[in-house]
RNA sequence: CCUCGAAACGGCAAACCCCGAGUAAUCGGGGGGCGCAAAGCUACGGUCCCCGAGCGCACGUGUUCAGUCGCGGUGAGUGGGGAAGCCGAGCUGCCGAAA
Numbered sequence: 001c002c003u004c005g006a007a008a009c010g011g012c013a014a015a016c017c018c019c020g021a022g023u024a025a026u027c028g029g030g031g032g033g034c035g036c037a038a039a040g041c042u043a044c045g046g047u048c049c050c051c052g053a054g055c056g057c058a059c060g061u062g063u064u065c066a067g068u069c070g071c072g073g074u075g076a077g078u079g080g081g082g083a084a085g086c087c088g089a090g091c092u093g094c095c096g097a098a099a
């Protein structure tokens, strides 16, 4: 120094509660503390979650020479958003027993 993970100084903070943001997933702040040696950071790969408005597609309906032009809500996004405390990957990092 690397692997590694005993101890200690400390660190982070699940569920739940309160306040706020958002359509939502979820996020921020406070309390709380299940756990965590990367539970520090990055949505790059996988995976999972959400989608109101807008966009395109499908659908319904009216209309037109013509998917031509309206309207409607629903569905799934090759669209958009979220999860790093799901796995992998990348970057960074405190301490120092045993091996």
Base pairs, nucleotide, nucleotide: 003099004096005095011036012035016031017030018029019028020027021026034085040091041090042089044088045087046086047083048082049081050080051079055077057075058074059072060071061070062069
Molecule: c-di-GMP-I-GGC riboswitch aptamer